[in-house]
Background: A computed fold for a 475-nucleotide part of an RNA from Gillisella vitis, annotated as small-subunit ribosomal RNA, 3' major domain. NCBI's taxonomy places the organism under Bacteria, Pseudomonadati, Pseudomonadota, Rhizobiaceae, Gillisella. It matches the Rfam family "Bacterial small subunit ribosomal RNA".

Context: one part of a larger RNA
RNA sequence: UGACGGGGGCCCGCACAAGCGGUGGAGCAUGUGGUUUAAUUCGAAGCAACGCGCAGAACCUUACCAGCCCUUGACAUGCCCGGCUCGCCACAGAGAUGUGGUUUUCCCUUCGGGGACCGGGACACAGGUGCUGCAUGGCUGUCGUCAGCUCGUGUCGUGAGAUGUUGGGUUAAGUCCCGCAACGAGCGCAACCCUCGCCCUUAGUUGCCAGCAUUCAGUUGGGCACUCUAAGGGGACUGCCGGUGAUAAGCCGAGAGGAAGGUGGGGAUGACGUCAAGUCCUCAUGGCCCUUACGGGCUGGGCUACACACGUGCUACAAUGGUGGUGACAGUGGGCAGCGAAGGAGCGAUCCCGAGCUAAUCUCCAAAAGCCAUCUCAGUUCGGAUUGCACUCUGCAACUCGAGUGCAUGAAGUUGGAAUCGCUAGUAAUCGCGGAUCAGCACGCCGCGGUGAAUACGUUCCCGGGCCUUGUACA
Numbered sequence: 001u002g003a004c005g006g007g008g009g010c011c012c013g014c015a016c017a018a019g020c021g022g023u024g025g026a027g028c029a030u031g032u033g034g035u036u037u038a039a040u041u042c043g044a045a046g047c048a049a050c051g052c053g054c055a056g057a058a059c060c061u062u063a064c065c066a067g068c069c070c071u072u073g074a075c076a077u078g079c080c081c082g083g084c085u086c087g088c089c090a091c092a093g094a095g096a097u098g099u100g101g102u103u104u105u106c107c108c109u110u111c112g113g114g115g116a117c118c119g120g121g122a123c124a125c126a127g128g129u130g131c132u133g134c135a136u137g138g139c140u141g142u143c144g145u146c147a148g149c150u151c152g153u154g155u156c157g158u159g160a161g162a163u164g165u166u167g168g169g170u171u172a173a174g175u176c177c178c179g180c181a182a183c184g185a186g187c188g189c190a191a192c193c194c195u196c197g198c199c200c201u202u203a204g205u206u207g208c209c210a211g212c213a214u215u216c217a218g219u220u221g222g223g224c225a226c227u228c229u230a231a232g233g234g235g236a237c238u239g240c241c242g243g244u245g246a247u248a249a250g251c252c253g254a255g256a257g258g259a260a261g262g263u264g265g266g267g268a269u270g271a272c273g274u275c276a277a278g279u280c281c282u283c284a285u286g287g288c289c290c291u292u293a294c295g296g297g298c299u300g301g302g303c304u305a306c307a308c309a310c311g312u313g314c315u316a317c318a319a320u321g322g323u324g325g326u327g328a329c330a331g332u333g334g335g336c337a338g339c340g341a342a343g344g345a346g347c348g349a350u351c352c353c354g355a356g357c358u359a360a361u362c363u364c365c366a367a368a369a370g371c372c373a374u375c376u377c378a379g380u381u382c383g384g385a386u387u388g389c390a391c392u393c394u395g396c397a398a399c400u401c402g403a404g405u406g407c408a409u410g411a412a413g414u415u416g417g418a419a420u421c422g423c424u425a426g427u428a429a430u431c432g433c434g435g436a437u438c439a440g441c442a443c444g445c446c447g448c449g450g451u452g453a454a455u456a457c458g459u460u461c462c463c464g465g466g467c468c469u470u471g472u473a474c475a
Base pairs, nucleotide, nucleotide: 001475002474003472004471005470007469008468009467010466011465012464013463015459016458019423020422021421022420023419026315027314028313029312030311031310032309033308034306035305042053043052064301065300066299067298068297069296070295073125077124078123079121080120081119082118083117087102088101089100090099091098092097106115107114108113127290128289130288131287132286136284137283138279139278140277141275143273148187149186150185151184152183153182154163155162156161167178168177169176193267194266195265196264198234199233200232201231202230203229204228207224208223209222212221213220237261240255241253242252243251244250317416321375322374323373324372325371326370333364334363335362338357339356343352344351345350382413387408388407389406390405391404392403393402429451430450431449432448433447434446435445
């Protein structure tokens, strides 16, 4: 100087407390451990691994296993030889591949040849999701959006170092004020950026309709006031008032004004560093290793196994509910190998036909919770697992191993031990909708809107963190 203390002081955080809803019990989904297996590819491991890499394993993916094949190779550059470049057909085969047949040469040309492409050959080499993340770059997690981390000069100290950065107040903040052997500065904080909330200007189609006509319908004429769209501005600064404070910074106010008030809400933004944290399987890369194989191709299988254990979710156990009927109101987004209206068929998944739309025009599009009736506390008109039959769709192909529909079946489950998680407001809870990936497949993920709470006395205690101080046989 740090680190640590079941030392002290001050302070903060859904850290506790006060509340609301869960997890832990059940069924299922999903990830992991274990076990099994020819293989169940590999990585991730307290927080910070475990719906994680995977924004989507039937083949492919695929890295794993079995079998069948190739060896200058599926891919790159260089050398030599030959040429008929691609394609098509037949046979064998699980296919990769092999054999045979057929056919106008593709371009430039100084007609020597050259280039592209194919076949063959020899060698340099290719290739490796093989090892090492403890050799690395890059990227990322975490402490933590915590308020810290440092430097120059000066001063003090033999020195390591100290000072500044400590102190008195204050703040979300090393934020600001005052003081001070310090004076300044940098990286962080804040602001500048995006978005939501108010107003104005500009613009008026595909959007809108106050008044005037018109229609089944903003449908048409007309209009751009309003809504909205999208570009530019304004607006909030403790600016004003009162109190308090040290005359300061600031704090308090059911104050004024205002759409908004003290950081207005949300996002992006992550200092010096820590964990030899994670990743050599995104990529790049040193070293090591393989080179008729640890490389490459193909078919089939596996990653989907199942006594069990754990994590994360979904659905429930019901009456704030189930079922039937009714039918109102969103927002974000997507669409041409696509979205697919209307009409028709089917109980339905879906199918037929196909208008319109490269979209504020057409379409996905139906929002759901809501309201009315019924059920009357039961393993039920709760719950839907499991299983049987019959179908639909995607796709070369749904056996291993897809999703969906109808009929039948109708399991566990009556609110969950010890323990444990999230959340402070348009939040929790609850309800549906969209998108990426994607042929098909979503209870996951990323977004969107609808309805919409309770509680916070307080900081004694648990956890994590910041500053000062103290002890130390630790570095």